[in-house]
Context: one part of a larger RNA
RNA sequence: CGUUGGAAAUUUGCGUGGAUCUGACAUUAGUACGAGAGGACCGUGUUGGACAGACCUCCGGUUUACCGGUUGUGGCGCCAGCUGCACCGCCGGGUAUCCGCGUCUGGAUCGGAUAAGCGCUGAAUGCAUCUAAGUGCGAAGCCGGCCGCAAGAUUAGAUCUCCUUUGAGGGUCGUUCUAGACUAGGACGUUGAUAGGCUGCAGGUGUAAAGGUGGUGACAUCAAAGCCGAGCAGUACUAAUUGCCCGAAUUUUUCCUUGAGUCG
Numbered sequence: 001c002g003u004u005g006g007a008a009a010u011u012u013g014c015g016u017g018g019a020u021c022u023g024a025c026a027u028u029a030g031u032a033c034g035a036g037a038g039g040a041c042c043g044u045g046u047u048g049g050a051c052a053g054a055c056c057u058c059c060g061g062u063u064u065a066c067c068g069g070u071u072g073u074g075g076c077g078c079c080a081g082c083u084g085c086a087c088c089g090c091c092g093g094g095u096a097u098c099c100g101c102g103u104c105u106g107g108a109u110c111g112g113a114u115a116a117g118c119g120c121u122g123a124a125u126g127c128a129u130c131u132a133a134g135u136g137c138g139a140a141g142c143c144g145g146c147c148g149c150a151a152g153a154u155u156a157g158a159u160c161u162c163c164u165u166u167g168a169g170g171g172u173c174g175u176u177c178u179a180g181a182c183u184a185g186g187a188c189g190u191u192g193a194u195a196g197g198c199u200g201c202a203g204g205u206g207u208a209a210a211g212g213u214g215g216u217g218a219c220a221u222c223a224a225a226g227c228c229g230a231g232c233a234g235u236a237c238u239a240a241u242u243g244c245c246c247g248a249a250u251u252u253u254u255c256c257u258u259g260a261g262u263c264g
Stems, first nucleotide, its partner, number of pairs: 001152001005163003009159003015149004021049007033038001051106005059100003066093005071086006110144003117137004169246004173189005194239003197235005203228003211222004
């Protein structure tokens, strides 16, 4: 831009893509078969591998704005206590997130038409013959079925609701994240929990400083302390103000006016 008024939502599916894998064990059954040795089809169940998708409860990573320990050195006048730099100085842990080495799920069942092949009935050819007429089975393959995308499918579909200037809806702007390069998309904008803050909880670290008590002292204890990113709730304290912009009619009928007229 189109989809022949403009919107919001829900859809159909013309088409198109993905997937399509496979082992072992048990049972049937030491059965059928076979002199024996050996040893099944068909069917049923269990459990794997590789691959794919989703997710983060568990396990394991990541976690340079979280917590702690510690070395050297500088600073805060000194002690104590903090703090800068040294690969995050080094080291021990670690929430959310994102991941795999983790967890769950998938390939199926089934229907249709067939290939090779196997048939039924059956003539040409009084027999025979799966084929000539007719008719049945039969594959990981074909067409569906399963999972995505999908009306620019210009054949531009359908349903429902709203609005047509007294204007539906959209945008701009702001707070943002399950979204994200930008854009787009989602949530919210005081009739408000959208983000921050605060409070509580979860979770992490591991028992803060100061002081008391005990010990000559290191240290222990009062103390599951203190501190804390992203998590879950609650709470209008802060910021989402007010506005502004865009935005929809061809045909038919009637009436009025006017005109040369298919004008308005």